[in-house]
Context: one part of a larger RNA
Molecule: large-subunit ribosomal RNA, domain VI
Organism: Sandaracinus sp.
RNA sequence: CGUAGGACGCUUGAGAGGAUCUAACCAUAGUACGAGAGGACCUGGUUGGACGUACCUCUAGUGUUCCGGUUGUUCUGCCAAGAGCAUCGCCGGGUAGCUAUGUACGGAACGGAUAACCGCUGAAAGCAUCUAAGCGGGAAGCCGGCCUCGAGAUGAGGCGUCCCGGGCCGCAAGGCCCCUAAAGGCCCCUUGAAGACUACAAGGUAAUAGGCCGGGUGUGGAAGUGCAGCAAUGCAUGGAGCUAACCGGUACUAAUCGGCCGUGAGG
Numbered sequence: 001c002g003u004a005g006g007a008c009g010c011u012u013g014a015g016a017g018g019a020u021c022u023a024a025c026c027a028u029a030g031u032a033c034g035a036g037a038g039g040a041c042c043u044g045g046u047u048g049g050a051c052g053u054a055c056c057u058c059u060a061g062u063g064u065u066c067c068g069g070u071u072g073u074u075c076u077g078c079c080a081a082g083a084g085c086a087u088c089g090c091c092g093g094g095u096a097g098c099u100a101u102g103u104a105c106g107g108a109a110c111g112g113a114u115a116a117c118c119g120c121u122g123a124a125a126g127c128a129u130c131u132a133a134g135c136g137g138g139a140a141g142c143c144g145g146c147c148u149c150g151a152g153a154u155g156a157g158g159c160g161u162c163c164c165g166g167g168c169c170g171c172a173a174g175g176c177c178c179c180u181a182a183a184g185g186c187c188c189c190u191u192g193a194a195g196a197c198u199a200c201a202a203g204g205u206a207a208u209a210g211g212c213c214g215g216g217u218g219u220g221g222a223a224g225u226g227c228a229g230c231a232a233u234g235c236a237u238g239g240a241g242c243u244a245a246c247c248g249g250u251a252c253u254a255a256u257c258g259g260c261c262g263u264g265a266g267g
Stems, first nucleotide, its partner, number of pairs: 001152001005163007015149004021049007033038001051106005059100004066093005071086006110144003117137004164266001165178005179264001184261004188204005208254003211250005218242002224237005
């Protein structure tokens, strides 16, 4: 820009893409078959491998925004307690998120048309013949079925809901004047398990973000004080103190105030 008014939401599915794998074992059955050795079709079930999708409860990583230990040095006047720097100084753990090695699920069933092939009926050709007319069966293959996208499918679809004036001229489209600026959208702002930007999604007076409160989780026993010990240190107060991205609550702070687009019943 189009989809012959403008919007918001929900859809149909032309078409396109993805997927399409496979093994072992058990039962049938040591049966059929075979002198024996050996050893099935069919059918039902179990467990795997590789691949794929989603997810983070578990397991395991990461986790330079969390906690602790510890070395050297500088600083906060000193002690104590801390901070900076040293690869995050080094080390032990670890929330959310992101992950796989973890968890769940998938390939299918089924339907249709067929290939080779197997048949029924059956002439030409009194027989025979699956074929000439006609009718069946038959593949991991083909078309559906499963998943994703999908009306720019210009053949632009469908459904629901919402919104929109008066006068004059004109057959109408339309033009002029006055009035009006709808539904809805955007700008801007607070943000996001959305994201390169954009887009998408949640909000803008409400729980959108921050703060605060409560909880959870992690760390692992804070500081101060007291006690014991010559001291290092230990014990008690006390599952202590601190705690990111998590969960819930709460308007304290910031989403203020505003601006713009879009018209008037539709060739």